[in-house]
A computed fold for a 701-nucleotide part of an RNA from a Candidatus Altarchaeota archaeon, annotated as large-subunit ribosomal RNA, domain II.

Context: one part of a larger RNA
RNA sequence: GGCAGGGAGUGUAUGUAUGUGGUGAGGUGAAAGCCUUAGCGAAAGCGAUUGUCUGCAGCCUCUUCGGAGGUGAGAGACAUGGUAUGAACUGCCAUUAAUCACGUGCAUACGACCCGAAGCCAAGCGAUCUAACCCAAGGCAGGAUGAAGUCUCUCUACUGAGAGAUGGAGGUCCGAUAGAGUUUCUGGGCUCAACCCGUUCUCGUGACCUUGGGAUAGGGGUGAAAUGCCAAUCGAGCUUGGCGAUAGCGGGUUCCUCUCGAAAUAGCCCUUAGGCUAGUCUAACUGGAGGCGGACUAUGGGGUAGAGCACUGAUUGAGUAGUUAGGGGGCGAAAGCCCUCACUAUUCUGUCAAACUCCGAACCUAUGGUCGUCUUAGAAGGUUGGAAAAGGGGUUGGAGGGCAAGCCCCCAAUCCUAAAGGGAAAAAACCCUGCUUGUGGUUAAGGCCCCCAAGUAUUAACUAAGUGUGAGCAAGGGCGUCUUAGGUCUAAGACAGUGAGAAGGUGAGCUUAGAGGCAGCUACCCUCUAAGGAGUGCGUAACAGCUCACUCACCGAGAUCUAGGGCCCUGAAAAUGGACGGGACUAAGUUAAUCGCCGAUACCACAAUACUCCGAAAGGAGAUUAUGUAGGGAGGUGCUUUGUGGGAGUAGAAGUCUCUCUUUAAGGAGAGGUGGAUCCUGCAUAGAUAAGAAUCCUGCC
Numbered sequence: 001g002g003c004a005g006g007g008a009g010u011g012u013a014u015g016u017a018u019g020u021g022g023u024g025a026g027g028u029g030a031a032a033g034c035c036u037u038a039g040c041g042a043a044a045g046c047g048a049u050u051g052u053c054u055g056c057a058g059c060c061u062c063u064u065c066g067g068a069g070g071u072g073a074g075a076g077a078c079a080u081g082g083u084a085u086g087a088a089c090u091g092c093c094a095u096u097a098a099u100c101a102c103g104u105g106c107a108u109a110c111g112a113c114c115c116g117a118a119g120c121c122a123a124g125c126g127a128u129c130u131a132a133c134c135c136a137a138g139g140c141a142g143g144a145u146g147a148a149g150u151c152u153c154u155c156u157a158c159u160g161a162g163a164g165a166u167g168g169a170g171g172u173c174c175g176a177u178a179g180a181g182u183u184u185c186u187g188g189g190c191u192c193a194a195c196c197c198g199u200u201c202u203c204g205u206g207a208c209c210u211u212g213g214g215a216u217a218g219g220g221g222u223g224a225a226a227u228g229c230c231a232a233u234c235g236a237g238c239u240u241g242g243c244g245a246u247a248g249c250g251g252g253u254u255c256c257u258c259u260c261g262a263a264a265u266a267g268c269c270c271u272u273a274g275g276c277u278a279g280u281c282u283a284a285c286u287g288g289a290g291g292c293g294g295a296c297u298a299u300g301g302g303g304u305a306g307a308g309c310a311c312u313g314a315u316u317g318a319g320u321a322g323u324u325a326g327g328g329g330g331c332g333a334a335a336g337c338c339c340u341c342a343c344u345a346u347u348c349u350g351u352c353a354a355a356c357u358c359c360g361a362a363c364c365u366a367u368g369g370u371c372g373u374c375u376u377a378g379a380a381g382g383u384u385g386g387a388a389a390a391g392g393g394g395u396u397g398g399a400g401g402g403c404a405a406g407c408c409c410c411c412a413a414u415c416c417u418a419a420a421g422g423g424a425a426a427a428a429a430c431c432c433u434g435c436u437u438g439u440g441g442u443u444a445a446g447g448c449c450c451c452c453a454a455g456u457a458u459u460a461a462c463u464a465a466g467u468g469u470g471a472g473c474a475a476g477g478g479c480g481u482c483u484u485a486g487g488u489c490u491a492a493g494a495c496a497g498u499g500a501g502a503a504g505g506u507g508a509g510c511u512u513a514g515a516g517g518c519a520g521c522u523a524c525c526c527u528c529u530a531a532g533g534a535g536u537g538c539g540u541a542a543c544a545g546c547u548c549a550c551u552c553a554c555c556g557a558g559a560u561c562u563a564g565g566g567c568c569c570u571g572a573a574a575a576u577g578g579a580c581g582g583g584a585c586u587a588a589g590u591u592a593a594u595c596g597c598c599g600a601u602a603c604c605a606c607a608a609u610a611c612u613c614c615g616a617a618a619g620g621a622g623a624u625u626a627u628g629u630a631g632g633g634a635g636g637u638g639c640u641u642u643g644u645g646g647g648a649g650u651a652g653a654a655g656u657c658u659c660u661c662u663u664u665a666a667g668g669a670g671a672g673g674u675g676g677a678u679c680c681u682g683c684a685u686a687g688a689u690a691a692g693a694a695u696c697c698u699g700c701c
Stems, first nucleotide, its partner, number of pairs: 001701006011110013026035003039046002050079005058071005080094005113252004120242006131216001133214007140206001142174003145170001149166007179203003185198001187197002218234001220230003227236001255636006265278005281386006290374003294371009306359001307357002312353003317348007326341006392416007400408002421432003436608007446598003449583003455595001457594006468585002476570003480567010497554005503527003508522003533548001537546002609626002611622004637690001639687002642684007655674008
């Protein structure tokens, strides 16, 4: 890992709701008694005779069959009554239904659906590992160094000093002696090994190593101290018990069909992994006529977007007036005067505001009306039982925070969550569209060259960049190309090109070494002309030289400028080679238009099922209906007992293997083989009742 078997909402008590049944102003129990038939009040205590109106169902009468009227259980409203010190106001109560048993849902207490802690406490067992200690033993090749002491000699007045020998000390040295340790490679190593091996390294006469025996015990011991060690266990050992500890946390929780169908919000909580209440879902009962996300209209409410500057505040420039008790400056002996800045007021002018408004939409909202739509096949509302949920997310629009974010936080709508199908290559929420079953057709979004169903469709243009062919990029730039509008020149010849000229006064004057069109300053005239600047650029030391403006000739038709628009180019950088989805395409790209076709569970038609409603049933009608997680509700299937009724079986039961038929499904039925003795079924009854998951348990392979 596979297979088989096992494996999780149970029991008691109490309460509550509902269903069924019994009896019923009573019910029940053997009885005491309990519940109910009366309440109110702290208590003493006192103590409910009913009435009126509205009106559903039903019933009755009438009917022109549309309806109208009467009565009216239940229902609603108002009186009235009881009580509370009770006048008012107010609270509770009163026009009667209970109780017992059983089933089911839920709650509470218990292990309370199952499995799962780390932990806490008690009583025992451990020092064969290891820590330190006690008793008795054993062990340490070889070499080195050479303390004290001693002897001899020398020196010395003495004490003593020196030299040479001798001597053999030391938590001394070297050391793979034995033995002990375990530094490095951060070597090898699913291993010989749950700490070993190789290499290298440390100690090796001592606070040394080792053996046997002993003693110290968990709220403790021992510790040259690391929270170390106390039997692979140590911030408190192990075993058993309390014990099914507790877990707001994690995992798991077993058959089917039908029906409705959520929430991820608010308030409170040492609350934010959880609860309680409300909202939202569901079921039953009640209720009895209106309900409502739409449209139009009328009348109110509102101060946003926008706009504006009339207020508040900010703010550009200019003018006028004022204030001296302001700053700076000038004149003056001073008084004072003048200029300027500042401030205040005002006029004109130019701008702003979430906490400004002289204004002011769309829009939202309230109440009427008219449509629409749902509703007597029962809406709205109410009461009660049961929940789940209380981590949300995307898109569009509107706000706030943030540089921003697949960011955070609000509001409105919608979708996903809990929604399948078609499209967007692929895809939670983007587009189309809400899936009962089947058959046939028509369309939506999106498409129609091939992959791939349908146009190599039509008309007119653009693009040359493979731009593009459905995510997607800026400012800026382009004599790329198409196009719109306007101006100027042009057969009296434009623009471009080619040929020729481009002169004289003059080398203008000044400056300067020089300054001759062309370093710089000033001026920029005249003549001859078809035209030619006191000179556009190159050039020279300065000249020279080349060239331009300007003119003529040749040529012969458009040229040039400005401002827009379309497509295109550039701007444009990411890590393995690569993406229009791919092939590929010059349209099969882009723009404008037209006609066809394809394309979904949408729509239509036909048939069937469920569901809802009517009905006693048979049956009928479908106007509306059929997705669905958590969850509520309804109905079924299978397994094992027991009772009872009916059956089968050695001429072959159960089980098991293969095959066939069948129900919407759980499932059911049959045939043959095997097997060799029990089994099926109706109605009741009771449950240790359904397996794929729990790192589930056990067994086998």

Lineage of the source: Archaea > Nanobdellati > Candidatus Altarchaeota. Model confidence (mean pLDDT): 82 of 100. Rfam family: Archaeal large subunit ribosomal RNA. Gene Ontology terms of the family: structural constituent of ribosome and ribosome. The full RNA is in RNAcentral, with records from ENA.